[in-house]
A computed fold for a 74-nucleotide RNA from a bacterium, annotated as transfer RNA.

């Protein structure tokens, strides 16, 4: 340099054009339970979906560019 894959809460993932709010597990915080801790139960906060543009009535999802990481080729 060329080709391919992946970028979504602190971490790991789901979602593959449409319902008003982006879902789950772990983690964090609060409450209940307990003599205490753990376990268990209830609740809350937290991602405008790497970034910029485009297509569309509508984009995390499609297209282009760009940045980062990984794999392969030279």
């Nucleotide at each position: 340099g060329c080709g391919g894959g992946c970028g979504u809460a602190g971490c790991u993932u789901a979602g593959c054009g449409g319902u008003c709010u982006a879902a789950a597990g772990c983690g964090u915080c609060c409450c209940c339970c307990u003599g205490u801790c753990a376990c268990g139960g209830g609740g809350a906060a937290g991602a405008u979906c790497g970034c910029c543009a485009g297509u569309u009535c509508a984009a995390a999802u499609c297209u282009g560019g760009u940045c980062g990481c990984c794999c392969g080729c030279g």
The RNAcentral record of the sequence draws on ENA.
It matches the Rfam family "tRNA". Rfam links the family to the GO term triplet codon-amino acid adaptor activity. By type it is a transfer RNA.
The coordinates come from a structure-prediction model, not an experiment, and the mean pLDDT is 80.